[in-house]
RNA sequence: ACACCAUCAAGAGCGACCGAGAGACCUGGCUCCGUGACGUCGCAGCAACCACCUCUUUGGAGGCCGGUGCUACCGCCAGGACCGAUGGAAU
Numbered sequence: 001a002c003a004c005c006a007u008c009a010a011g012a013g014c015g016a017c018c019g020a021g022a023g024a025c026c027u028g029g030c031u032c033c034g035u036g037a038c039g040u041c042g043c044a045g046c047a048a049c050c051a052c053c054u055c056u057u058u059g060g061a062g063g064c065c066g067g068u069g070c071u072a073c074c075g076c077c078a079g080g081a082c083c084g085a086u087g088g089a090a091u
Base pairs, nucleotide, nucleotide: 001091004088005087006086007085008084013043014042015041016040017039021032022031023030025080026079027078028077029076044071045070046069049067050066052063053062054061055060075083
């Protein structure tokens, strides 16, 4: 990186830095934003995909220090498209 599998209406925010756009892309809406958004870093938290541990009726259930991920709005909404994001496994 192409293809494959699973998930995407639950859940979880503070501080510092930065400085103008941001919510992936297109159209139309709706929102967030100099009372500092978005982003980066730190800490905290959520969750339970992988790993690990316990139990088990072997279907699964519970836990969770590790590897990821996530922490405005249903992936913000509707339509669109070689849709996208995250994880897993394989080459």
SAM riboswitch aptamer (S box leader) from Neomicrococcus aestuarii, 91 nucleotides, folded computationally. Its mean pLDDT, the model's own confidence on a scale to 100, is 84.